[in-house]
RNA sequence: AGACUUAUAGCUUAAGGGCAAAGCAAAUGGCUCAUGACCAUUCCAUUGGGGGUUCGAAACCCUCUAAGUCUA
Numbered sequence: 001a002g003a004c005u006u007a008u009a010g011c012u013u014a015a016g017g018g019c020a021a022a023g024c025a026a027a028u029g030g031c032u033c034a035u036g037a038c039c040a041u042u043c044c045a046u047u048g049g050g051g052g053u054u055c056g057a058a059a060c061c062c063u064c065u066a067a068g069u070c071u072a
Base pairs, nucleotide, nucleotide: 001071002070003069004068005067006066007065010024011023012022013021018055026042027041028040029039030038048064049063050062051061052060
């Protein structure tokens, strides 16, 4: 210098243009002498930033940022 991949909740991951989902974690209550386990409920995301396409974008296009891989 060129090419490619990835970025979604505190963490690990889903979501094929049409209500952003699950597990773990956390909080509250139950159970227990008590802790853990178990049961119930709750809490959670401006989908990395900006712009565009579309009636509608996490998804498609452009650009930037960060991390990684390959080539020279």

Predicted 3D model of a 72-nucleotide RNA (transfer RNA) from Candidatus Hodgkinia cicadicola.
Rfam family: tRNA.
The prediction has a mean pLDDT of 83.
RNAcentral holds the sequence, with entries from ENA.